[in-house]
Molecule: glmS glucosamine-6-phosphate activated ribozyme aptamer
Organism: Anaerobranca californiensis DSM 14826
RNA sequence: ACCUUUUAUUAAGCGCCUGGACUCAAAUUUUUGAGUUGACGAGGAUGAAGUUUUAUCGAAAUUUUCGGCGGAUGACUUCCGGUAUGCUACUACCGUUAAAAAUUCCACAAAACCCUGAGGCGACUUAGGGCACAAAGGGAAUUGGGUAGCUAU
Numbered sequence: 001a002c003c004u005u006u007u008a009u010u011a012a013g014c015g016c017c018u019g020g021a022c023u024c025a026a027a028u029u030u031u032u033g034a035g036u037u038g039a040c041g042a043g044g045a046u047g048a049a050g051u052u053u054u055a056u057c058g059a060a061a062u063u064u065u066c067g068g069c070g071g072a073u074g075a076c077u078u079c080c081g082g083u084a085u086g087c088u089a090c091u092a093c094c095g096u097u098a099a100a101a102a103u104u105c106c107a108c109a110a111a112a113c114c115c116u117g118a119g120g121c122g123a124c125u126u127a128g129g130g131c132a133c134a135a136a137g138g139g140a141a142u143u144g145g146g147u148a149g150c151u152a153u
Stems, first nucleotide, its partner, number of pairs: 014070004019066001020037007040058003047079006080095005086150005101143006113130007
């Protein structure tokens, strides 16, 4: 250094890199090797099983937050459950915080940028400080609900 086994820890713009871009070195006319880069926050899990992949919102940048692989709180199907006057069935919408939808309103975002350090030949990485600006399937208020049968008031 590699392989195997065991244990612990650990993510969701989260992990990884064989393309691309960039840097250095060597070699020489276009190659090799080693590196760097490869998503800024807000929001999203809350019955069980299965399937599936381009799974919300804006900011920045405008050269790459490009491209690829895997995953993921998304979506779909079934069952179970909740709500729609009490009960049952169906139907619709949801998931234990268990109608969608509509209207109005709400918000100290972080990168970016600037300054000061640390590491590296370099591409770049990283710490601290200053500093402004969002939107939404996020939050609040209002509005907003079936069919048939039975039964009660």